Overview:
A computed fold for a 538-nucleotide part of an RNA from an uncultured bacterium, annotated as small-subunit ribosomal RNA, 5' domain.

Context: one part of a larger RNA
RNA sequence: GAACGAACGCUGGCGGCGUGCUUAAUACAUGCAAGUCGUACGAGAAAGCCCGGCUUCGGUUGGGCGAGUAAAGUGGCGAACGGGUGAGUAACACGUGGGCAAUCUACCGUGGUGUCCGGGAUAAUCUUCCGAAAGGAGGUCUAAUACCGGAUGACGCCAUUUGGAGGCAUCUUCAGAUGGUUAAAGACGGGGCAACCUGUCGCAUCAUGAUGAGCCCGCGCCCCAUUAGCUUGUUGGUAGGGUAACGGCCUACCAAGGCUCCGAUGGGUAGCCGGCCUGAGAGGGUGAUCGGCCACACUGGGACUGAGAUACGGCCCAGACUCCUACGGGAGGCAGCAGUAGGGAAUAUUGCGCAAUGGACGAAAGUCUGACGCAGCAACGCCGCGUGGGUGAUGAAGCACUUCAGUGUGUAAAACCCUGUCAGUGGGGAAGAACCGCAACGGGAGUAACUGCCUGUUGUCUGACGGUACCCACAGAGGAAGUCCCGGCUAACUCCGUGCCAGCAGCCGCGGUAAUACGGGGGGGACAAGCGUUGUUC
Numbered sequence: 001g002a003a004c005g006a007a008c009g010c011u012g013g014c015g016g017c018g019u020g021c022u023u024a025a026u027a028c029a030u031g032c033a034a035g036u037c038g039u040a041c042g043a044g045a046a047a048g049c050c051c052g053g054c055u056u057c058g059g060u061u062g063g064g065c066g067a068g069u070a071a072a073g074u075g076g077c078g079a080a081c082g083g084g085u086g087a088g089u090a091a092c093a094c095g096u097g098g099g100c101a102a103u104c105u106a107c108c109g110u111g112g113u114g115u116c117c118g119g120g121a122u123a124a125u126c127u128u129c130c131g132a133a134a135g136g137a138g139g140u141c142u143a144a145u146a147c148c149g150g151a152u153g154a155c156g157c158c159a160u161u162u163g164g165a166g167g168c169a170u171c172u173u174c175a176g177a178u179g180g181u182u183a184a185a186g187a188c189g190g191g192g193c194a195a196c197c198u199g200u201c202g203c204a205u206c207a208u209g210a211u212g213a214g215c216c217c218g219c220g221c222c223c224c225a226u227u228a229g230c231u232u233g234u235u236g237g238u239a240g241g242g243u244a245a246c247g248g249c250c251u252a253c254c255a256a257g258g259c260u261c262c263g264a265u266g267g268g269u270a271g272c273c274g275g276c277c278u279g280a281g282a283g284g285g286u287g288a289u290c291g292g293c294c295a296c297a298c299u300g301g302g303a304c305u306g307a308g309a310u311a312c313g314g315c316c317c318a319g320a321c322u323c324c325u326a327c328g329g330g331a332g333g334c335a336g337c338a339g340u341a342g343g344g345a346a347u348a349u350u351g352c353g354c355a356a357u358g359g360a361c362g363a364a365a366g367u368c369u370g371a372c373g374c375a376g377c378a379a380c381g382c383c384g385c386g387u388g389g390g391u392g393a394u395g396a397a398g399c400a401c402u403u404c405a406g407u408g409u410g411u412a413a414a415a416c417c418c419u420g421u422c423a424g425u426g427g428g429g430a431a432g433a434a435c436c437g438c439a440a441c442g443g444g445a446g447u448a449a450c451u452g453c454c455u456g457u458u459g460u461c462u463g464a465c466g467g468u469a470c471c472c473a474c475a476g477a478g479g480a481a482g483u484c485c486c487g488g489c490u491a492a493c494u495c496c497g498u499g500c501c502a503g504c505a506g507c508c509g510c511g512g513u514a515a516u517a518c519g520g521g522g523g524g525g526a527c528a529a530g531c532g533u534u535g536u537u538c
Base pairs, nucleotide, nucleotide: 001538002537003536004535006534007533008532009531010530013385014384015383016382017381018380019378020377021343026341027340028339030338031337032336035077036076037075040074041073048065049064050063051062052061053060054059084296085295086294094220095219096218097217098216099215100214103213104212108209109208110207111206112205113204114203115202116150117149118148119147126139127138128137129136130135156181157180158179159178160177161176162175163174164173165172166171186201187200188199189198190197191196222268223267224266229259230258231257234256235255236254237253238252239251240250241249271293272292273291274290275286276285277284278283298319299318300317301316302315321332322331323330324329349375351374352373353372357371358369359368360367361366388418389417390416391415398409399408400407401406422479424474425473426472427471428470432465437460438459439458440457441456442455443454444453482527483526484525485524486523487508488507489506493522494521495520496519497518503510504509
């Protein structure tokens, strides 16, 4: 000199864009943060309104609408994304470059083929019972795109086999043959008297693409040698098991290996990177915000489901802690968004909205979304603007100094003439909106035809921010300047007070009676809505 997720002191007008628990991975009250589908399925209320009968005028009863709606249940998809944190980890964790002839991949795109015939349950409901509750047990009934059996089936899988290619070989691969084996589900429309035909969305299977993931290897990746030896599933082989897949990943047997001063093993510290800061560069420091990867979700362990699991807002067991209890037993997990306590020098609102972007579900309308978009708080940072401009000397007053002549503050003020940014008041007032849907009118492929499908045009609908940005008008210099420093380094000097006292100080050093160094006044210098101090890095 530069920088900062900063803090502290004094001060503080406005706006834009960013940033904001670095400490206790401490404990958490409350609300919200993951649902959705009635075009998979069976069932199915109530409030309220209307009509009628009876009535002691209070009501009561029957029917209809509400409505096949709400809530619950079975089933499907999602919940493995998105969001948080950095504890652990010195590791193929990460970065980079390769490899998998050793692999998987829901949804999505493309192209094939198929979607046949049957069966038995169960939840909800109803009912009985136990329990304070959480919840649980039994009985009866019923449905499905839930579950099960059969059929069919190859270009899939397995076995055998023929030929070609590669390889020393085990074997690999390509083409073919034979045998075996494996599947499914319907829903909503349209036409038709019906049989049946047909559209859209699904379902099954195969191939392929895309995406995502898994595994292996080379190289790189902090400190300590006052850590020198470490290792027995350890190192390799054979066989088997296991996995989507290779492999001591696991098991049995066999061999006795494997690593290490080019630092093994042990200990300490730490998430890694793109980047960021500094620097002429080399390098040094760092890993907040944003992006990629990893790890974790009260602590430790475990599996289940699934295409996929560290399964944060899933399950089971153990532990610590908190809460409820009728003492028998139960419930919980903010390192999601807000918020609370605590810790700390220190870090924000229990806000608005799904209008946009993105995500889940749905045929769609739409629902959900503390992701996200916005608003609030904070000079925490960067950037921009303002606090007025011009004229104005008898160089006013005041104050300070003075050699008592005067000099400084100083065009500074006053005064006169203007301007109108920002703030204020009044008026106008956006872009962000494109879709989707709905309506009308066309076009195309297809069909026997229609619905539907694809596509075009026009109209219509939708804004949290927000009456915000922005624009216009009004009034009036009115509401808006401080902080640090002035001995040298280092820009800026005098007076008074004090008297080695009180004090200053980054270093040198000032102060013991004329202190440009302490405290105050006047004056000056630097920066400016900031200025200075402290801390840390280069």